Predicted 3D model of a 76-nucleotide RNA (c-di-GMP-I riboswitch aptamer) from Butyrivibrio proteoclasticus.
RNA sequence: UUUGAUAUCGGGCAAAGCAAGCGAAAGCUUGUGGCGCAAAGCUAUAGGGACUUUAACAUGUCAGCCAGUUGCAUCU
Numbered sequence: 001u002u003u004g005a006u007a008u009c010g011g012g013c014a015a016a017g018c019a020a021g022c023g024a025a026a027g028c029u030u031g032u033g034g035c036g037c038a039a040a041g042c043u044a045u046a047g048g049g050a051c052u053u054u055a056a057c058a059u060g061u062c063a064g065c066c067a068g069u070u071g072c073a074u075c076u
Stems, first nucleotide, its partner, number of pairs: 004075003012037002017032006035064001041069003047066002049062003
């Protein structure tokens, strides 16, 4: 450096729901909460996919769907 495996202690993130705010909606932000996560870190101006909206084209959203990329501990 690479491949694979694991997630005990400590630490980290935070699903649904609830409250407030934003938005046409999907959804987002903050607080609460904790289903889960060893990349649940980052990327939506590379790609597939999903959702929203539209008569259609378009628009918007999702990284906790795949994917791309970077990286920690122990063992191998």

Annotation: The same sequence occurs in records of 2 taxa. Rfam family: c-di-GMP-I riboswitch aptamer. Its family is annotated with cyclic-di-GMP binding in the Gene Ontology. Rfam describes the family as follows. GEMM was predicted in a large-scale screen for bacterial structured RNA regulatory elements.